[in-house]
């Protein structure tokens, strides 16, 4: 880099420093000098670890990652359904693609 599994509507500051942009990319919404975004510090979780336990889809612990505004902020692609009326739209629901984490494999 690349695959293959999994999970992604829960949780997490009234902290210090910085000084403009930021939220993947397209469109939208939207955060952001009342200081956003980032870095230390708190923190929140348990993916891999470890410990109990015969085992569990049990229970703890926090050492190696992860998050820490919005559902991965929505939305794009396919079916389905309703409304409406003509193949254009809206709305919902499934499911893909995309991505983000995590383990493991070349």
């Nucleotide at each position: 880099u690349a695959c293959u599994u999994a999970u992604c509507u829960a949780g997490a500051g009234u902290g210090a420093c910085c000084g403009a942009g930021g939220g993947a990319a397209a469109g939208g919404c939207c955060c952001g000098a009342u200081g956003a975004c980032g870095u230390c510090c708190a923190g929140c979780a348990a993916c891999c670890u470890c410990c109990u336990g015969a085992a569990a889809u049990a229970g703890g612990a926090a050492g190696g990652u992860g998050c820490c505004a919005a559902a991965u902020c929505c939305u794009a692609c396919a079916g389905a359904a309703u409304g409406a009326a003509u193949u254009c739209c809206a709305u919902u629901c499934u499911g893909a693609a995309a991505g983000a984490u995590a383990a493991g494999u070349c």
Molecule: SAM riboswitch aptamer (S box leader)
Organism: Geomicrobium sp. JCM 19038